[in-house]
The RNA shown here (SAM riboswitch aptamer (S box leader)) has 110 nucleotides and comes from Thalassobacillus pellis.
Its mean pLDDT, the model's own confidence on a scale to 100, is 85.

RNA sequence: UUCUUAUGAAGAGAAGCUGAGGGAUCUGGUCCGUUGAAGCUUCAGCAACCUGCCGUAUGACGGUGAGGUGCUACGUCCAGCAAGCGCUUGACCCGCUUGGAAAAUAAGAA
Numbered sequence: 001u002u003c004u005u006a007u008g009a010a011g012a013g014a015a016g017c018u019g020a021g022g023g024a025u026c027u028g029g030u031c032c033g034u035u036g037a038a039g040c041u042u043c044a045g046c047a048a049c050c051u052g053c054c055g056u057a058u059g060a061c062g063g064u065g066a067g068g069u070g071c072u073a074c075g076u077c078c079a080g081c082a083a084g085c086g087c088u089u090g091a092c093c094c095g096c097u098u099g100g101a102a103a104a105u106a107a108g109a110a
Stems, first nucleotide, its partner, number of pairs: 001110007013043005021032003026080004044072003049068003052064005076102001081099006
């Protein structure tokens, strides 16, 4: 990097360095940002995917959080594609629901 599977309305931030952008990409919207964005470092925290340990009713479940990751504004910030429903004389637009696409994270494989 690619493929497969699973997950996502929950949860959890301070300090230092730095200095203008940022919320993956494109478009539109929207939000955050010199009362300091992104990035890096340190410390702290959250969660429980994998591992370890413990327990039980043992192909599993629960607990723990020591190890490997991950994460700590906003629902993956929202929409985009499709279907259904609402609205409408009908349709567009708009709203809602479901699914999809893409991206993210974990585990496994190549």
Rfam family: SAM riboswitch aptamer (S box leader). Rfam links the family to the GO term regulation of gene expression. The sequence was found by an Rfam model in a public genome assembly.